The RNA shown here (c-di-GMP-I riboswitch aptamer) has 73 nucleotides and comes from a soil metagenome.
RNAcentral holds the sequence, with entries from MGnify.
[in-house]
RNA sequence: GACAACGGCAAAUCUGCGGCAACGCAGAGACGCAAAGUUAGGGGCCCCAACAAGGGGUAGCCCGGCUACCGAA
Numbered sequence: 001g002a003c004a005a006c007g008g009c010a011a012a013u014c015u016g017c018g019g020c021a022a023c024g025c026a027g028a029g030a031c032g033c034a035a036a037g038u039u040a041g042g043g044g045c046c047c048c049a050a051c052a053a054g055g056g057g058u059a060g061c062c063c064g065g066c067u068a069c070c071g072a073a
Stems, first nucleotide, its partner, number of pairs: 001070001008033002013028006031060001037066003041063003044058005
């Protein structure tokens, strides 16, 4: 980050499974994505607990770290 090329990922939803839950995994499915690869370090948000403390989740909420394909402007 291009009216380029090779490709890649996969929202919502549905089915099954796990979980108190948020949510996750697999299959189907494509809203979209130039890092929608990876990472829970910072913030936000969500769940459990709630006096709380604490624990869990979200990377497709934002910032940051690490890594990667192409090579026009």